[in-house]
Large-subunit ribosomal RNA, domain II from Cuniculiplasma sp., 712 nucleotides, folded computationally. The source organism's lineage runs through Archaea, Thermoplasmatota, Thermoplasmata, Thermoplasmatales and Cuniculiplasma. Its mean pLDDT, the model's own confidence on a scale to 100, is 83. Rfam family: Bacterial large subunit ribosomal RNA.
Context: one part of a larger RNA
């Protein structure tokens, strides 16, 4: 992993609701007794609930014929009118009134179902806490008694000999054999390779290297200390592969707001991720939202328009407040500060401050103003509603981590960011398109068949296409979302200005001079380092010179002129498409192939393809009408959590009724019926039991739980 068996809302008790049944102003027994004997029957009135409430209590103590409206219903109608509603009246508390609770009668017992309380309470899952016991054959430390420690080296004290010294003592040579001494086996250890191994040889090993090796050494046997205890040269170490409190058994099914699992089918409806509170933030409770049942009986509204109101946002404005804030002119004030003049008094100027005028600006917590828009109410329209709306009451939940897109905002106009509002969608929504792709576009799927369209497409992959006029040369592009700027360029188009057959623009050829090398400066300065001035003449034209050049000159060139030539030229602004600007990590992506008067882009025309959408035929369900047959549905039948309804199957029991050795159950396989859970039949195998209907009952349905047991 697969298969088979097992495997999770149960039981008791009391409570609320609902359905059914019995009896009913009453209903009902419990323990227990007797009989019977797997059932059950007869008794048993204690008790409980109800029949009267109010008041803290003492205590007092209510409509059965009050009046009105009115649904269903009855009636030809007027009208009556169960339930229902309103008014009045009454009981009680209180001095009265007001006010609260109650009054014109329905309960109770049993059974089924739904729910919540107490219990293990749907099943499985902790780490814990406590109690009692068992452990020191591992290991820690102590005690008793034994054992082990190759070889080599060093050479302390003491002693001794010789020498020296006044002495104390010293020096040298021997002897001697000390040491938590040195080297290194056994033995003990476990440093490095952070080696090997790492489903191992091994739940700590193997190799190399390394530390100690007469000592606080190593070790055998015996013995002691026990769980909040021991032992510890101290690491929270060790205490039998278990230690920041051992193992085992028990309390025990501890508790878990957390995680996982929770078993057949169909039909109807169908959410929430919001608000408030809570030691609340992974959870609850109440409301909102969903569902089911009942009551009731006529209006309801999320739409549009109009009338009358509410509002202070966007914007705008500030000579309308408030606060911020630019530059100047002018006037006042002179308390204060600075400067000037003066012997002083004082005067003048500047700063400051308060006004006026001109001028440049702002505000979420500014407003003289002020929309769109939102909203209250009334009316009309529209839609819904006696096939029962709105409303009210009760039973049952789930949800209370939401997300995206569009638009409008706050947070620093950052985020697949965060916090809001409105709408839609995903969540809980399939199908078609977007290459693929929860929330983008189309569109809301009862079943089957046929047709038409939507979005999006029509060269091939791939269903379906052509035409007209332009643009693009970049494979730009063929990309809705999935488009980068300043700046520069190619080409298209439009609109201006200027020159032009009295010849433009470009090209080629000629001239481009004189006073003069202007004056100054300077070593020099001659058009051309720099400063000043920039005139005149000859001319078709020619600057006291546009650039190059020289040390300075020279030289080349330009402006300007003429000739040749012969038709458009120069310039500015805007514009469509395109180019450069343009950088990302394995090797490239318009989905790919591929495409250039397109299969690209722009403008236009007519076709076609294409969904479960729309139309249509048949059928099913549901809701409603109807005694039924049958009919109606423009608006019904997507659906998670969840609520409600109806069914299928399994074991067993009772009653009724059947099958079976002329072949039951089971198994294998085929056929067939049903919307489905499932049912029926045939054949083979098998060899003895098994069904159906009605009612009841339950350890009743498996694919999941690192489920459990067994097999493979």
């Nucleotide at each position: 992993g697969c298969c088979a068996g097992g495997g999770a809302g149960u039981u008791u008790u009391g409570u609320c609701g609902u359905a059914u049944g019995g009896c009913a102003a009453g209903g009902u027994u419990a323990a227990c007794u007797c009989u019977u004997a797997u059932g059950a029957g007869a008794g048993g009135u204690a008790g409980c609930c109800g029949u009267a409430g109010c008041g803290a209590a003492a205590g007092c103590a209510a409509g059965u014929a009050a009046c009105a409206c009115g649904c269903a219903c009855a009636g030809c109608a007027a009208u009556g009118g169960a339930g229902g509603u309103g008014u009045c009246a009454c009981g009680u508390a209180a001095a009265a009134a007001a006010u609260g609770c109650g009054u014109u009668u329905a309960g109770u017992c049993a059974u089924g179902c739904g729910a919540g309380g107490a219990a293990g309470a749907c099943c499985c899952g902790a780490a814990u806490c406590c109690g009692g016991u068992c452990g020191a054959u591992c290991u820690a430390c102590g005690c008793c008694u034994g054992a082990g420690u190759a070889u080599g080296u060093u050479g302390a004290a003491g002693c001794u000999a010789a020498g020296u010294g006044a002495a104390a003592a010293c020096u040298u040579g021997g002897u001697g054999g000390a040491g938590g001494a040195c080297a290194a086996a056994a033995c003990c250890g476990g440093u490095u390779c952070u080696g090997a191994u790492g489903u191992g040889c091994a739940a700590a090993u193997c190799g190399u290297u390394c530390g100690g090796a007469u000592g606080a050494c190593u070790u055998g046997g015996g013995u002691g200390u026990a769980g909040g205890g021991g032992u510890u040269a101290a690491a929270g170490g060790c205490u039998a592969a278990u230690c920041u409190a051992g193992g085992c058994c028990g309390g025990u099914a501890a508790u878990a707001g957390c995680g996982g699992g929770u078993u057949c089918c169909c039909c109807c409806c169908g959410a929430a991720a919001c608000u408030a509170c809570c030691c609340g933030c992974a959870g609850g409770u109440a409301g909102a939202c969903c569902u089911c049942a009942g009551c009731a009986g006529a209006g309801a509204u999320g739409u549009u328009u109009a009338g009358c109101g509410a509002g202070g946002u966007a914007g705008a404005g500030c000579g309308a407040c408030c606060g911020a804030a630019u530059a100047g002119u002018u006037g006042g004030u002179u308390a204060g500060c600075g400067a000037a003049u003066g012997a002083a008094a004082a005067u003048u100027c500047g700063c400051g401050u308060c006004g006026a005028c001109u001028u440049a600006u702002c505000a979420a917590a500014c407003u003289c103003c002020g929309a769109a828009c939102u909203u209250g109410u009334u009316a009309a329209a529209a839609u819904c509603g006696u096939a029962g709306a709105a409303g009210c009451u009760g039973g049952g939940u789930g949800c209370u981590a939401g997300g995206g897109u569009a638009c409008a905002g706050g947070g620093a106009u950052a985020a697949g960011c965060u916090c809001u509002g409105u709408a839609c969608c995903c969540g809980u929504g399939a199908a078609g398109g977007g290459a693929a792709c929860a929330u983008c576009c189309u569109a809301g799927a009862c079943g089957a068949g046929g047709g038409u369209u939507a979005a999006g497409g029509u060269c091939c992959c791939u269903a379906a296409g052509a035409c007209u006029g332009a643009c693009u040369a970049a494979g730009u592009g063929c990309a809705a979302a999935u488009c980068a700027a300043a700046g520069a360029g190619g080409u298209u188009u439009a609109u201006g200005g200027c020159c032009u057959a009295a010849a433009a623009c470009a090209g080629u050829g000629u001239g481009g001079a004189g006073g003069u090398a202007g004056g100054c400066u300077u070593a020099g300065a001659a058009g051309c380092a720099g400063c000043c001035a920039u005139c005149c003449u000859u001319u078709a034209a020619a600057g006291a010179a546009u650039g190059c050049g020289u040390a300075a000159c020279a030289g080349c060139u330009c402006a300007c002129u003429c000739a040749c030539c012969g038709a458009g030229g120069c310039u500015a602004u805007a514009u469509g498409c395109c180019u450069c600007g343009a950088a990302g990590a394995u090797g490239g992506a318009a989905g790919g192939g591929g495409c250039u008067a397109a299969a690209g882009u722009c403008a236009g025309u007519c076709a076609c393809c294409g969904a479960g959408a729309c139309c249509u035929u048949c059928g099913a369900g549901c809701a409603c009408c109807g005694u039924a047959a049958g009919g109606u549905g423009a608006u019904c039948u997507g659906g998670u959590a969840g609520g409600g309804g109806g069914g299928c199957g399994u074991g067993c029991c009772a009653u009724u009724u059947g099958g079976g050795c002329a072949g039951a159950a089971g198994u294998u396989u085929c056929u067939u019926c049903g919307a489905g859970a499932g049912g029926a039949g045939g054949a083979a195998u098998g060899g003895a039991c098994c069904g159906a209907a009605u009612g009841g009952u339950a350890u009743c349905g498996c694919g999941g739980a690192u489920c459990u047991u067994g097999g493979c």